[in-house]
Context: one part of a larger RNA
RNA sequence: GAGCGAACGUUAGCGGGAGGCUUAACACAUGCAAGUCGAGCGAGAACGGAGACUUCGGUCUCUUAGUAAAGCGGCGGACGGGUGAGUAACACGUGGAUAAUCUGCCCUUUGGCGGGGGACAACAGCUCGAAAGGGUUGCUAAUACCGCAUAAGUCUACGAGACCUCCGGGGCUCGUAGGGAAAGAUGGCCUCUAUUUAUAAGCUAUCACCGAAGGAUGAGUCCGCGUUGCAUCAGCUUGUUGGUGGGGUAAUGGCCUACCAAGGCAAAGACGCAUAGCUGGUCUGAGAGGAUGAUCAGCCACACUGGGACUGAGAUACGGCCCAGACUCCUACGGGAGGCAGCAGUGGGGAAUAUUGCACAAUGGGGGAAACCCUGAUGCAGCAACGCCGCGUGGAGGAUGACGCAUUUCGGUGUGUAAACUCCUUUUAUAUCCCAAGAUAAUGACGGUAGGAUAUGAAUAAGCACCGGCUAACUCCGUGCCAGCAGCCGCGGUAAUACGGAGGGUGCAAGCGUUACUC
Numbered sequence: 001g002a003g004c005g006a007a008c009g010u011u012a013g014c015g016g017g018a019g020g021c022u023u024a025a026c027a028c029a030u031g032c033a034a035g036u037c038g039a040g041c042g043a044g045a046a047c048g049g050a051g052a053c054u055u056c057g058g059u060c061u062c063u064u065a066g067u068a069a070a071g072c073g074g075c076g077g078a079c080g081g082g083u084g085a086g087u088a089a090c091a092c093g094u095g096g097a098u099a100a101u102c103u104g105c106c107c108u109u110u111g112g113c114g115g116g117g118g119a120c121a122a123c124a125g126c127u128c129g130a131a132a133g134g135g136u137u138g139c140u141a142a143u144a145c146c147g148c149a150u151a152a153g154u155c156u157a158c159g160a161g162a163c164c165u166c167c168g169g170g171g172c173u174c175g176u177a178g179g180g181a182a183a184g185a186u187g188g189c190c191u192c193u194a195u196u197u198a199u200a201a202g203c204u205a206u207c208a209c210c211g212a213a214g215g216a217u218g219a220g221u222c223c224g225c226g227u228u229g230c231a232u233c234a235g236c237u238u239g240u241u242g243g244u245g246g247g248g249u250a251a252u253g254g255c256c257u258a259c260c261a262a263g264g265c266a267a268a269g270a271c272g273c274a275u276a277g278c279u280g281g282u283c284u285g286a287g288a289g290g291a292u293g294a295u296c297a298g299c300c301a302c303a304c305u306g307g308g309a310c311u312g313a314g315a316u317a318c319g320g321c322c323c324a325g326a327c328u329c330c331u332a333c334g335g336g337a338g339g340c341a342g343c344a345g346u347g348g349g350g351a352a353u354a355u356u357g358c359a360c361a362a363u364g365g366g367g368g369a370a371a372c373c374c375u376g377a378u379g380c381a382g383c384a385a386c387g388c389c390g391c392g393u394g395g396a397g398g399a400u401g402a403c404g405c406a407u408u409u410c411g412g413u414g415u416g417u418a419a420a421c422u423c424c425u426u427u428u429a430u431a432u433c434c435c436a437a438g439a440u441a442a443u444g445a446c447g448g449u450a451g452g453a454u455a456u457g458a459a460u461a462a463g464c465a466c467c468g469g470c471u472a473a474c475u476c477c478g479u480g481c482c483a484g485c486a487g488c489c490g491c492g493g494u495a496a497u498a499c500g501g502a503g504g505g506u507g508c509a510a511g512c513g514u515u516a517c518u519c
Base pairs, nucleotide, nucleotide: 001519002518003517006515007514008513009512010511013391014390015389016388020383021349026347027346028345030344031343032342035075036074037073040072041071048063049062050061051060052059053058082302083301084300092226093225094224095223096222097221098220101219102218106215107214108213109212110211111210112209114148116146117145123138124137125136126135127134128133154179155178156177157176158175159174160173161172163170164169184207185206186205187204188203189202193200194199195198228274229273230272235265236264237263240262241261242260243259244258245257246256247255277299278298279297280296281292282291283290284289304325305324306323307322308321327338328337329336330335355381357380358379359378363377364375365374366373367372394424395423396422397421404415405414406413407412429456430455431454432453433452434451438446463508464507465506466505467504468489469488470487474503475502476501477500478499484491485490
């Protein structure tokens, strides 16, 4: 000198577009943050309104409404959002391999979608419990579940052929044997068939369903190289290193297991300890380098702590499950409930970091045929000069150089065209009125916002630090090695340009200084 997610002191007019718990991965009251589909399925209220009857207590019918709330089933809750505790590692970066792999929804191509069965919720009855939540009997539907049929592909085993090969193997063609699928819904039509109009078991459209091939996307695994400090960490290792058989996985592999061998790593730093998420980037610097990893983007890891699997195309799953632990809460003491490192918010910690806001209008996501529903993602608003950028606090004239203040060699000099005064302007401000784009047809939270017009009137708006040298800027008074200053050198012991005050000056300016940290 530059920088900063800053803090502190002091001062403060406005706007734009950004960023805002760096500390306790400390504990959390409350609300919201993941639902959706009735065009998969069965069932199905009430309040209210209208009418009728009435013993005036009420009852019934229609409507509310095939609505609400539940239930079975499908898809989504593995995305989006948060945090950086752990991790020195194939975690990340970069370049490869997969002839060792999987991939829901989506796209393309192709072949199918026949015929049956038995349940379980909801519901009803009985019943246990304070509750959370159950038990039992009975009924029922499906795109839920289970056999059967069919099998162009496909899978498994065996056999044959030529081809390619990184010699491990691979794909292709043919044959034999065996295994294995499916589900309907809605709308339209009457040419054929059935009955008579019209309808469906028929035809057709759309969406779904099953098999196969390819693509796209997403992921898994492996490898080369790179990736902090300490050698006052020098030896480490028994599933350890390799082989064979078996198991397991989508898949290679000590990944697991039995047996066999005795190996494997290490001064080019094994092992241990400490620290740390990694990167694109960011800051600085002429560069080389050094420091750093907030916001934004990619990857990884985690979700009270530890462990485990289930479901699923995908999780070993933040707002799912089970077990153990700590903590908090409820309890009828028998037993239960919970997990903000989602958005707000509270306590605590701290030098320190915001609203329990509005909206799905836009962008995007989930579900749905759609209408639409959900979305603290997101878009916006609020708070604080936290930083960056822009604007303003007036302009021109005005000397008798007024008053005041400071100083003085008492003549004057400085403040100083500064003020007053005259003329002008209206960014901003205040008041009234009009009013967007963002939205292809509709739909605007922001918002009566941005912006525009008119009126008023210089009106509403300047501070902070410094002035011995480095370093731009000097005098007076007070103090007297005291009080104090100080980044370094150093000032202060009676004329201090260095302390404190004043006048004046210098620098920056809605900021200015100080402190911490980095280069």

The prediction has a mean pLDDT of 82.
The part of an RNA shown here (small-subunit ribosomal RNA, 5' domain) has 519 nucleotides and comes from an uncultured bacterium.
It matches the Rfam family "Bacterial small subunit ribosomal RNA".
RNAcentral holds the full RNA, with entries from ENA and SILVA.